[in-house]
This is a predicted structure of a 156-nucleotide RNA (c-di-AMP riboswitch aptamer (ydaO/yuaA leader)) from a Verrucomicrobiota bacterium.
It was read from a public genome assembly, where an Rfam model found it.
Of the family's consensus pairs, 92% are formed in the model.
């Protein structure tokens, strides 16, 4: 010269997931622990409307019932869903609908990927007041693709 690897800045993107203080600790500055307020996102919660259920084993117990576990019925957060048909089946594969992302923004046109995860534990519809949670992850210019039409911003 080159690769791979880690750590920090800076600067995008997905995405609710930002932006300010306060205390601790530290020589200082971030990192970090723990809070506050705002911003933004979930969830639970009357009339009214709509619904029209509350399952089975197991342990306690003489028995019920509560309780506590565990199956599953049902629910929640996300875009992450509903069908069909194959392949011996957990699974998996493909087609049909719907859904998401593609980098200034918005709506169209093609075209490219993705539809996975995780939580409550018998329980909750819509719901003012009202209570209460979260504010993360994972990526990097060859799909951050091409095109139209409008607008915004930079630079000349």
């Nucleotide at each position: 010269g080159u690769u791979c690897u880690u750590u920090g800045u800076c600067u995008g993107c997905u995405u609710a997931g930002u932006g300010a203080c306060c205390u601790g600790g530290u020589u200082u500055c971030u990192u970090c622990a723990g809070g506050u307020c705002a911003g933004c996102g979930g969830g639970g919660g009357a009339c009214c409307c709509a619904a029209a259920a509350u399952a089975u084993c197991c342990g306690c117990u003489u028995g019920c019932a509560a309780c506590g576990g565990a199956u599953u019925g049902g629910g929640g957060c996300u875009a992450a869903c509903g069908g069909c048909g194959c392949c011996u089946g957990c699974g998996g594969c493909g087609c049909c609908g719907g859904g998401a992302a593609c980098a200034c923004u918005u709506a169209g046109u093609g075209g490219u990927u993705c539809c996975a995860g995780c939580c409550c534990g018998a329980c909750a519809g819509c719901u003012a007041a009202c209570c209460u949670c979260g504010u993360g992850u994972g990526c990097g210019u060859u799909a951050a693709c091409a095109u139209u039409a409008a607008g915004g911003g930079c630079a000349a």